[in-house]
Context: one part of a larger RNA
């Protein structure tokens, strides 16, 4: 000195990115139990009390003729120990925001989450020799099912709701018109032949999807403005003018898991920052690429508090076993 253990005066998180580790709580019964709430929870909430023997005295149940035996209990008095759930074993609790509803899953061997999954919700595909997916193919899968089914894809309990925009891209329809292959056509034109013929090219004309063209459609891929000016103080602009767009972000929320400027202003709490409420000047929130709330639940995250401690102020003592030094 290293590991692992045990103990520490006073103090009590003053350590740290953070209470990390460690202490601390732990059992039975009783008594009590708060906001909130989807009424189910929250809840062992929190937070108090007893608990070993030994005596008396009562009371029920059982099973016995009974004397008693067994069990569950009220009351009362009394002992002993540092210590009675005497040793292992055996919850620490409270408030607050955030994200995810939940139980689940996952990075086998640095990541258990807020990540995937889920119940529900929606859009679309399919009429069965289904669609769709494996095989060149026969054939299987789906399925011994049949639209309350099957497969794709997005949101993700519930609650209250999901605006505007179809110019683009997709995807759906659309008996017209335009473009147009391969074919069909064959006016014509060259080659060579004495000719019959035989070779070559070839306009016009008909020729499908597609594509241009009308439309539909956004819980399909998206996408949701700029300048000026104006109300009897000053701000502000409910209002107006103008440009551009397909339309210019609605409700709800907002320094946010998102704010750069910013340690943004006011408030609460604290010595003081992180935290929380509020404001809106949203750099660069926004409605299933979901919004915005939510009880419960979480080895998640943030911040405060009560207890409790060698985290620490500040270190020290002791076992073990090692590492050193000697044999």
């Nucleotide at each position: 000195c290293c590991a692992c253990a045990u103990u520490u005066a006073a103090g009590g998180a003053a350590c740290u990115c953070g209470g990390c580790a460690a202490a601390a709580u732990a059992c039975c019964u009783c008594c009590g139990u708060a906001a909130g709430u989807u009424c189910g929870c929250g809840a062992g909430a929190a937070g108090g009390a007893g608990g070993c023997c030994c005596c008396g005295u009562u009371g029920g149940c059982a099973g016995g003729c009974a004397a008693c035996u067994g069990u569950c209990g009220g009351c009362g008095g009394g002992g002993g120990g540092c210590a009675c759930a005497a040793a292992c074993c055996a919850g620490g609790g409270g408030g607050u925001g955030g994200c995810g509803a939940c139980u689940g899953u996952u990075u086998a061997c640095u990541a258990a989450a807020a990540a995937c999954a889920c119940a529900g919700g929606g859009c679309u595909c399919u009429g069965c020799g289904a669609a769709g997916c494996c095989g060149u193919a026969a054939g299987g899968c789906g399925a011994c099912g049949u639209a309350u089914a099957g497969g794709g894809u997005c949101u993700g309990a519930c609650g209250c709701c999901u605006g505007c925009c179809c110019g683009g891209u997709g995807c759906c329809g659309g008996a017209a018109g335009g473009u147009u292959a391969a074919a069909a056509g064959g006016a014509g034109a060259g080659g060579u032949g004495c000719a019959a013929g035989c070779c070559u090219u070839g306009a016009a004309u008909u020729g499908a999807a597609g594509c241009c063209c009308c439309g539909g459609u956004a819980a399909a891929c998206g996408g949701c403005g700029g300048c000026c000016g104006u109300a009897a103080c000053a701000a502000u602009a409910a209002c107006g003018g103008u440009c551009c767009u397909a339309a210019g972000g609605u409700a709800g929320c907002g320094a946010a898991a998102u704010u750069c400027c910013u340690u943004g202003u006011c408030g609460g709490g604290u010595a003081g920052u992180u935290c929380c409420g509020a404001c809106c000047u949203g750099c660069a929130c926004g409605a299933a690429u979901g919004g915005c709330g939510u009880a419960a639940c979480g080895a998640c995250u943030u911040c405060c508090c009560c207890g409790c401690u060698g985290u620490c102020u500040c270190a020290a003592a002791u076992g073990u076993g090692g590492a050193c030094u000697c044999a």
Background
The part of an RNA shown here (large-subunit ribosomal RNA, domain IV) has 327 nucleotides and comes from a metagenome. RNAcentral holds the full RNA, with entries from SILVA. The prediction has a mean pLDDT of 87. It matches the Rfam family "Bacterial large subunit ribosomal RNA".